[in-house]
Bacterial RNase P class A from a marine sediment metagenome, 361 nucleotides, folded computationally.
């Protein structure tokens, strides 16, 4: 110029203010809390996004196979587990570092190929070639090009059913033959394997499209934190007991008002609170294994947890960045990329201004 990797994503202080921990000083009551106040401490992000995978959790179902449906597809590793991530093969593509690939199976059947073009898959006579042989016509010879032979040459096309030569022939043709490619079977040698390498044999060669249906292998229950657990006001319900008073009664019992009211108990469970929820496949350092993804030990921090939803703003100084002024020094002024937690983890995509290192052509 130019390709691959990896970090980075303003930075320091102060004052205000929001949100959560723990702590305390007061107050309040149903004694266990709230409420103010006040000190410490901690408060987005590489994508927190899209919700495209994969899980971890949770609650339903589930005896086993299996059928349908999805998903997914070279090989070895990694992993909790992938549509993931490393290393290798293969194919294509770059001059090169690279880069891209859903990259099992096209001799299991089924389809599909526009437009051109005679012909599009066990193909094909439009031009051409040839008419040996048969017919025809003329005296031997030859002539027509009629039956017909041919895929060598033109023409169409992304693609026309192996390439070159030679011998074959009337023209031709894997009709033979050699040497090339290529495919299918074998042997060997190299690799843990995909697969490479060499030899031999065969048919002469039926090619493409599986992100077209299919077959083959291997995997997949369904729903999702509003998952859900736990407590529970009010309203409604269900149960069991009964003062007081009033009716029957002389009184007691009992019995009617009464399935009322009132008190206690129970279930289910709305609002509502806790909880799930912040110690995790955690982060950081070193240090062994491995090419690496990544794993394994030591040591060592504790790092949001809102619930309509907190993480902001002023200000000073540096920082890079653009605009003007200036002779360098420098001075004035603007503004900081995409973006922004909501049960958590791992990944992939998508956005993203600038900056830092490092392999390599």
């Nucleotide at each position: 110029a130019g390709u691959c990797c990896g970090c980075u994503g303003g930075a320091u202080g102060a004052c205000c203010g929001c949100g959560g921990u723990g702590g305390u000083u007061g107050g309040u009551c149903u004694c266990g809390g709230c409420c103010c106040g006040u000190c410490a401490c901690c408060g987005a992000g590489g994508a927190a996004a899209g919700u495209c995978c994969g899980g971890a959790c949770u609650u339903c179902a589930c005896a086993g196979a299996g059928c349908a449906g999805g998903a997914u597809g070279c090989u070895g590793g990694g992993u909790a587990a992938c549509c993931c991530c490393c290393a290798g093969g293969c194919g294509g593509u770059g001059c090169g570092a690279g880069c891209c690939g859903a990259u099992g199976g096209a001799u299991a059947g089924u389809g599909c190929a526009g437009c051109a073009g005679a012909g599009a898959g066990a193909a094909g006579a439009c031009c051409g070639c040839c008419g040996a042989u048969g017919g025809c016509c003329c005296u031997a010879g030859g002539g027509c090009a009629c039956a017909g032979g041919u895929a060598a040459g033109g023409c169409u096309g992304a693609a026309a059913g192996g390439g070159u030569g030679a011998g074959g022939u009337a023209a031709g043709a894997g009709c033979u033959c050699a040497c090339c490619a290529g495919c299918a079977c074998c042997a060997c040698a190299g690799g843990u394997g995909a697969c490479u390498g060499c030899g031999g044999u065969g048919g002469c060669u039926a090619g493409g499209u599986a992100a077209a249906c299919c077959c083959c292998g291997u995997c997949c229950g369904a729903a999702g934190c509003a998952a859900g657990a736990u407590c529970a006001a009010g309203c409604a319900g269900g149960a069991a007991c009964u003062a007081c008073g009033a009716g029957c009664g002389g009184c007691u019992c009992g019995u009617u008002c009464a399935a009322a009211c009132g008190u206690u108990c129970c279930a289910g469970g709305u609002a509502g609170a806790u909880c799930g929820c912040a110690u995790g496949a955690g982060g950081g350092u070193g240090u062994c294994a491995g090419c690496a993804a990544u794993g394994g030990c030591a040591c060592u921090c504790c790092c949001a947890g809102a619930u309509a939803g907190a993480u902001g703003g002023u200000c000073a100084u540096c920082c890079a960045u653009g605009a003007g002024g200036u002779u360098c020094c420098c001075c004035u002024c603007a503004g900081g990329a995409c973006a922004g937690a909501a049960u958590c983890c791992g990944g992939c995509u998508u956005a993203u201004a600038g900056g830092c290192g490092g392999g390599c052509u």
Record summary: The sequence is in RNAcentral, with records from MGnify. It matches the Rfam family "Bacterial RNase P class A". By type it is a ribozyme. Gene Ontology terms of the family: ribonuclease P activity, tRNA processing and dimeric ribonuclease P complex. Its mean pLDDT, the model's own confidence on a scale to 100, is 78.